[in-house]
């Protein structure tokens, strides 16, 4: 120096073909209980790493930038 994946609530992941983002655990409120864990209900919590392009519509496609992780030299 080039190549190749990856970057999504606090934390770990989904999301095969583009149609306004869920699932587990955590938090919080409520049940329950003498009183707590457990159980079981509901909430709130993400403009999907940045910026720009295509499109009627981008997490997804293409491009540039930042980080991570391999590889080759």
């Nucleotide at each position: 120096g080039c190549c190749u994946u990856c970057u999504u609530g606090g934390u770990g992941c989904c999301a095969u073909a583009g149609g306004u983002a869920g699932c587990a655990c955590a938090u919080c409120a409520g049940u329950c209980u003498c009183a707590g864990a457990a159980u079981c209900u509901g909430a709130a919590g993400g403009u999907c790493c940045u910026g720009a392009g295509c499109u009627u519509g981008a997490a997804c496609c293409u491009c540039u930038g930042a980080g991570a992780a391999g590889g080759c030299a």

Predicted 3D model of a 73-nucleotide RNA (transfer RNA) from Cebus imitator.
It matches the Rfam family "tRNA". Rfam classes the family as a transfer RNA.
The sequence is in RNAcentral, with records from Rfam.
The prediction has a mean pLDDT of 83.